[in-house]
């Protein structure tokens, strides 16, 4: 890095942020509609900010829970925009797609190793001295 399968979320939230490289597409999938886009789509890099709380840490030694928000993702105008079923609505439900299911360093692999704050500073369970 990719494919597969599997669980969990996609409500809601938070910059139309600056800067360079580069130049037409973007908004998953759509005959078509709708929007955005040379006053720069998207992509990729950097740097400040924020959002959330999936993973790792951190509050107790184990496990569930609650908190924090330091590692590491993801995301930050509008709008997963019009997808199929069920319903009178208001919503359910699937599908399909999105993101997570730590990260960094040596190494051919095997394996060795390393970081995680001034925040939070609980609670209940087993256990008996983890």
């Nucleotide at each position: 890095u990719u494919u597969u399968a599997g669980c969990a979320u996609c409500a809601c939230g938070a910059g139309u942020g600056a800067c360079g490289u580069u130049g037409a597409g973007g908004g998953a999938g759509a005959c078509g509609g709708c929007c955005c886009u040379u006053u720069g789509a998207a992509a990729c890099g950097u740097c400040c900010g924020g959002c959330a709380a999936c993973c790792u840490g951190g509050u107790u030694u184990a496990g569930c829970c609650a908190c924090c928000a330091a590692g590491g993702u993801g995301c930050c105008a509008c709008a997963g925009c019009c997808u199929u079923c069920c319903g009178a609505u208001a919503g359910g439900a699937a599908a399909c797609g999105a993101u997570g299911c730590g990260g960094c360093c040596u190494g051919a692999u095997a394996a060795g190793g390393c970081a995680a704050a001034g925040a939070a500073u609980g609670g209940c369970u087993c256990a008996g001295a983890g």